RNA sequence: GGGUCUAUAGCUCAGUUGGUUAGAGCAGCGUGCUCAUAACUCGAAGGUCGCAGGUUCAAGUCCUGCUGGACCCA
Numbered sequence: 001g002g003g004u005c006u007a008u009a010g011c012u013c014a015g016u017u018g019g020u021u022a023g024a025g026c027a028g029c030g031u032g033c034u035c036a037u038a039a040c041u042c043g044a045a046g047g048u049c050g051c052a053g054g055u056u057c058a059a060g061u062c063c064u065g066c067u068g069g070a071c072c073c074a
Base pairs, nucleotide, nucleotide: 001073002072003071004070005069006068007067010026011025012024013023019057029043030042032040050066051065052064053063054062
């Protein structure tokens, strides 16, 4: 230098050939239980979907560029 894949909650991930509210588990916080802690129960919170544009009535999803990461070729 060229190519492929990838980026969604603090972490690990799902999200159906674009569609009507963006989710799960774990962690953390609170509650119940306990003399207390752990385990267990219940609850709430936590997201500009990497950044910037484009297409569309509608974008996490499609297109372009950039950035970070992984791999391959030279």
Transfer RNA from an uncultured Pseudomonadota bacterium, 74 nucleotides, folded computationally.
It matches the Rfam family "tRNA". Rfam classes the family as a transfer RNA. About the family: Transfer RNA (tRNA) molecules are approximately 80 nucleotides in length.
The sequence was found in a public genome assembly.
The prediction has a mean pLDDT of 81.